[in-house]
Context: one part of a larger RNA
RNA sequence: GAUUGAACGCUGGCGGUAGGCUUAACACAUGCAAGUCGUGCGAGAAAGUAUCUUCGGAUAUGAGUAGAGCGGCGGACGGGUGAGUGACGCGUAGGAAUCUACCUAGUAGUGGGGGAUAGCCCAGAGAAAUUUGGAUUAAUACCGCAUACGCCCUAUGGGGGAAAGCCGGGGGAUCUUCGGACCUCGCGCUAUUAGAUGAGCCCAAGUCGGAUUAGCUUGUUGGUGAGGUAAAGGCUCACCAAGGCCGCGAUCCGUAGCUGGUCUGAGAGGACGAUCAGCCACACUGGGACUGAGACACGGCCCAGACUCCUACGGGAGGCAGCAGUGGGGAAUAUUGCACAAUGGGCGCAAGCCUGAUGCAGCAAUGCCGCGUGUGUGAAGAAGGCCUGCGGGUUGUAAAGCACUUUAAGUAGGGAAGAAAAGCUCAAGGUUAAUACCAUUCAGCUGUGACAUUACCUUUAGAAGAAGCACCGGCUAACUCCGUGCCAGCAGCCGCGGUAAUACGGAGGGUGCGAGCGUUAAUC
Numbered sequence: 001g002a003u004u005g006a007a008c009g010c011u012g013g014c015g016g017u018a019g020g021c022u023u024a025a026c027a028c029a030u031g032c033a034a035g036u037c038g039u040g041c042g043a044g045a046a047a048g049u050a051u052c053u054u055c056g057g058a059u060a061u062g063a064g065u066a067g068a069g070c071g072g073c074g075g076a077c078g079g080g081u082g083a084g085u086g087a088c089g090c091g092u093a094g095g096a097a098u099c100u101a102c103c104u105a106g107u108a109g110u111g112g113g114g115g116a117u118a119g120c121c122c123a124g125a126g127a128a129a130u131u132u133g134g135a136u137u138a139a140u141a142c143c144g145c146a147u148a149c150g151c152c153c154u155a156u157g158g159g160g161g162a163a164a165g166c167c168g169g170g171g172g173a174u175c176u177u178c179g180g181a182c183c184u185c186g187c188g189c190u191a192u193u194a195g196a197u198g199a200g201c202c203c204a205a206g207u208c209g210g211a212u213u214a215g216c217u218u219g220u221u222g223g224u225g226a227g228g229u230a231a232a233g234g235c236u237c238a239c240c241a242a243g244g245c246c247g248c249g250a251u252c253c254g255u256a257g258c259u260g261g262u263c264u265g266a267g268a269g270g271a272c273g274a275u276c277a278g279c280c281a282c283a284c285u286g287g288g289a290c291u292g293a294g295a296c297a298c299g300g301c302c303c304a305g306a307c308u309c310c311u312a313c314g315g316g317a318g319g320c321a322g323c324a325g326u327g328g329g330g331a332a333u334a335u336u337g338c339a340c341a342a343u344g345g346g347c348g349c350a351a352g353c354c355u356g357a358u359g360c361a362g363c364a365a366u367g368c369c370g371c372g373u374g375u376g377u378g379a380a381g382a383a384g385g386c387c388u389g390c391g392g393g394u395u396g397u398a399a400a401g402c403a404c405u406u407u408a409a410g411u412a413g414g415g416a417a418g419a420a421a422a423g424c425u426c427a428a429g430g431u432u433a434a435u436a437c438c439a440u441u442c443a444g445c446u447g448u449g450a451c452a453u454u455a456c457c458u459u460u461a462g463a464a465g466a467a468g469c470a471c472c473g474g475c476u477a478a479c480u481c482c483g484u485g486c487c488a489g490c491a492g493c494c495g496c497g498g499u500a501a502u503a504c505g506g507a508g509g510g511u512g513c514g515a516g517c518g519u520u521a522a523u524c
Base pairs, nucleotide, nucleotide: 001524002523003522004521006520007519008518009517010516013371014370015369016368017367018366020363021329026327027326028325030324031323032322035073036072037071040070041069048061049060050059051058052057080282081281082280089207090206092204094202095201098199099198103195104194105193106192107191108190109189110188111145113143114142121134122133123132124131125130151160152159153158165187167186168185169184170183171182174181175180208254209253210252215245216244217243220242221241222240223239224238225237226236227235257279258278259277260276261272262271263270264269284305285304286303287302288301307318308317309316310315335361337360338359339358343357344355345354346353347352374404375403376402377401384395385394386393387392410460412458413457414456418451423445424444425443427441428440430438468513469512470511471510472509473494474493475492479508480507481506482505483504489496490495
């Protein structure tokens, strides 16, 4: 000098933009953060309102609504944190022995049956969490049978293995038990081939410090066989061999998430890894599997532990390193805000619902950038202050005065863009037996904004509400007086102060930067 996720002191007008627990991976009150689908399924309230009433109630509506249950898909994404990890964890370059829901393209199917079980109802247990028995019922839930292109096993035979659909729209003939069959379109389901995407695995060299750590290793190193996995493999096991690593630093100890990058520097390098992006790891601590295409799963399950809470003492409940917020720690880091309008995600045919992702707003000069705090004129060089050699000098065109302007803040009006959609109507071609339906496209209509009192523009009043901080001995731009008297104090280094201190304290003056200026810490 540059820089910072900074803090502290003094001061503080506005806007844009970016960032904001670096410490205790400490403990957490409260609310919210993952649901959705009635076009998979069977069921299905209540309040209220109206009418009738023998005042018990009944009927209609509310309503096939609310809220549950079975089932499907999603809760493996998104969001957080950096504890652990010196490792195939990461980055770079390669590889073969694999899987991949949803999506895209293709091929072939979607035939015929069965038995249950939630919910509901009845009866219990329990303080609660929850739970037991009985009866009954459905499915795109579950299980057989048929068929089998491709797939697997012995490789000629042969054997094994699928499915879900009255789910929705429309309909001219024909049949009909008036439910439909049937045809067609859409959405699904099964098997399989390829693609895309994502994931698992192997490997080369690279990746901090310590030798005051020199030896380490027994599933250890390799082989055969078997098991296991989606998959190669001591991954696991039986047997056999005795290997494997190491001074080019093994093992051990300490420290640490890695990278793109960031800061600095002419560069080489050095330091760092906040925000943003990629990968990894973790989810109170330790262990385990289940489900699933995918997890050994932050807001799932089981066991153990510590801690907290409820209890009728028998037993139960919990996990903010999600967003806010609280206590604690600390020099130090924000609101228990608004909205799904946009972008994106989940579910759904869709309308839509959910979304503390996200978009916005709030707080603090935390950084960067921009603007303002007036402009012109004005010498009697006013008054006052300070200095003085007492003549004057300086503050100083500074002020006052005069003449103007009104940026931004304030007042009052106007007012974009972020909005693309969705819905309705008409038409066209596609599909079809069909002018239905359905999807696509053109046109028209209607119409969706949290921010928001938006940006921006105009109006209006008035210089009006808006300047400080550090320094002035040298380094280093900027000097005098008074006070003090090796005292009080200053100080980054040299050093200053013991009676004329440009170095302490105050004043006047000056210098530097300026809504900031200094100090401290840290890096180059």
Background:
Small-subunit ribosomal RNA, 5' domain from an uncultured prokaryote, 524 nucleotides, folded computationally. The coordinates come from a structure-prediction model, not an experiment, and the mean pLDDT is 83.